[in-house]
RNA sequence: GCCCGCAUAGCUCAGCGGUAGAGCGCUUGCCUGUUAAGCAAGUGGUCGCAAGUUCGAAUCUUGCUGCGGGCG
Numbered sequence: 001g002c003c004c005g006c007a008u009a010g011c012u013c014a015g016c017g018g019u020a021g022a023g024c025g026c027u028u029g030c031c032u033g034u035u036a037a038g039c040a041a042g043u044g045g046u047c048g049c050a051a052g053u054u055c056g057a058a059u060c061u062u063g064c065u066g067c068g069g070g071c072g
Stems, first nucleotide, its partner, number of pairs: 001071007010024004018055001025043006048064005
């Protein structure tokens, strides 16, 4: 220098054009002699950044940034 993959909640990951979800975590309450466990409710995101396409973009296209891999 060229090519490929990944970037979504505090963490691990789904979602692949039509109002962003799960598990774990965190908070509060119940329960308990206390803790843990259990039960109930709550808490969560400018979907890496910028632009384009579209009635509509996390999703498709382009550029950039970061991480990982391959070739030279």

Overview:
This is a predicted structure of a 72-nucleotide RNA (transfer RNA) from a Candidatus Nanoarchaeia archaeon. Rfam family: tRNA. By type it is a transfer RNA. Rfam links the family to the GO term triplet codon-amino acid adaptor activity. About the family: Transfer RNA (tRNA) molecules are approximately 80 nucleotides in length. Its mean pLDDT, the model's own confidence on a scale to 100, is 82. The RNAcentral record of the sequence draws on ENA.